[in-house]
Order: sequence, then C1' cells, then structure tokens
RNA sequence: CAGCGCAGCCGGGGAGCCAGCGGUGCCCUGUACCUGCAAUCCGCUACAGCAGGGGUGAUAUUCUGCCAGAGGGUCUUCAUGGUGGUGCAGCCUUUCGCGCGCGGCGUUGACGUUUGGGUCUCAUGCAACCACAGCCCGGUGAACCGUGUCAGGUCGGGAACGGAGCAGCACUAAACCGGUGUCUUGGUGUGACGUGAGGGAGCCUGGACUGAGCAAGCGGCGCAAGUAACGGCCGUCGUGCGGAUUCGAAGCAGAAUGCGCUG
Repeated sequence: CAGCGCAGCCGGGGAGCCAGCGGUGCCCUGUACCUGCAAUCCGCUACAGCAGGGGUGAUAUUCUGCCAGAGGGUCUUCAUGGUGGUGCAGCCUUUCGCGCGCGGCGUUGACGUUUGGGUCUCAUGCAACCACAGCCCGGUGAACCGUGUCAGGUCGGGAACGGAGCAGCACUAAACCGGUGUCUUGGUGUGACGUGAGGGAGCCUGGACUGAGCAAGCGGCGCAAGUAACGGCCGUCGUGCGGAUUCGAAGCAGAAUGCGCUG
C1' cells in the first nucleotide's frame, strides 16, 4: 500500500408520555438508506426501539469547546379577559343623631309653664230600633163531665103547674190565631242629645303668664347596619408587550483516525 472480516456511520433537538430510555403522533432544524410494528400505545433496561434487508470511508466519522441567532420549557413585572371569594376607602340603600347651608313656621306671638273643655271610662235619662211576654182589640173555641135559653121527648101531679134536661142557638173558660204600640218588661256594633261621677298618657281646642325661638323637608356631616351592579382587595385560569433562567438543532473552532487475518 492492497484485499477480506469486525467495530463505527447512514441525522439531530424541544415539549409531552414514562420509574427511566428510544420510537410512533406534535413542533423546530433542513435533506438525511429501504421494509414491517405502535396511543384503550409499541419495543426495550443504563451497551436502554425491535426484526429483516441494503449502503458507506478523510469534502468522512468521533470527541471537546464557543455563539444564541431557529424553536421549546419554567418563573416573573405590567396591561388585559374570564372566574371564585371578601363590606372594603369609594358608589348605592336604610335607621338614628347633629343643626352647617337652602327652604318652612314664628312679635298677627315660637318654646315653655298653668288652667278649662273635648276625645276616653262608668252610671243614668231621653230618643231610635228589636224581641217576647203581659195589657188592650178582633176572631176561632166544650157529644156529656161550662153558663143562659132550652123545641121535641121525659119525670111528678086529677089539673093548674112544677122538676131535671139532649139536640139547636147564643155566650164564655183553658187553648189557639191575628192586630196594635199612646202602655209595661227586657235588650242594643243605635245617637252632631241631656245629667252626674271618674280619668288624666297622647292629641285637638279656649283662656292666662312669659318673650325668641321652633322644626328636620332637601343638601351636608357623623355612628351603625346592609349591598355584590360598578369600583377596591385577595386567589385562580388564560392572552399580549417585556425581563430572568434553562434545554438547544443548525453554524464556527480545535483534537483524534480503531482491531484481526492474508498478500
């Protein structure tokens, strides 16, 4: 130096999944053998895809370092959207208070003091109304055991005459029906009423004294309570412009070039 064989290489990275590694799927880089398998996953175990086939050698392969300028992850300021909570300086509602402003009442007299009356309670009178009963008026009302009159009949008598007496008629008792209210009795969600007594909290009203305040409608202020529409605060999930940190393809630089056999 040549040939054959072994080893190496024929892409890498981020997130996710996973005990971990690799792959299928997503994203980035940018060109880089083929076939089969895989998300209700697939294959493996630190030499961490498996199985089968093929290709390749210094313009290459491996290792180390650098930049961050592809892209991704984590944290975070600010802004913004959703969502959960919290009366919390504001906004809003309510009670109470103050009496600052406006308005109102007030010397034709405020507030206050005092006195009388009403409203209220009891009794009673009167009136109104109601009820039942009584009274009053009218009517009905007894086979006999109510009254009067008693035809006929009957009894006594020689007769005159007398007695009892049914029906009928009239009247009436008890009872029943109706009317009336100037009467009696009882009652009342009755009264622009009268009289007497009581009561005195509030209100209304008359009088007397006094002599300048009263009141709280609106605004304001204060205490308290409420409210979750707005606003504030706390939490949570996203989005955007930034910041920090981390992984990092591609790129750049440096170093290295395996083992065995045969000629």
The RNA shown here (Bacterial large signal recognition particle RNA) has 263 nucleotides and comes from a Lachnospiraceae bacterium. The coordinates come from a structure-prediction model, not an experiment, and the mean pLDDT is 77. The gene name in the source record is ffs. RNAcentral holds the sequence, with entries from ENA. Its Rfam family is "Bacterial large signal recognition particle RNA". By type it is a non-coding RNA gene. From the family's description: The signal recognition particle (SRP) is a universally conserved ribonucleoprotein involved in the co-translational targeting of proteins to membranes.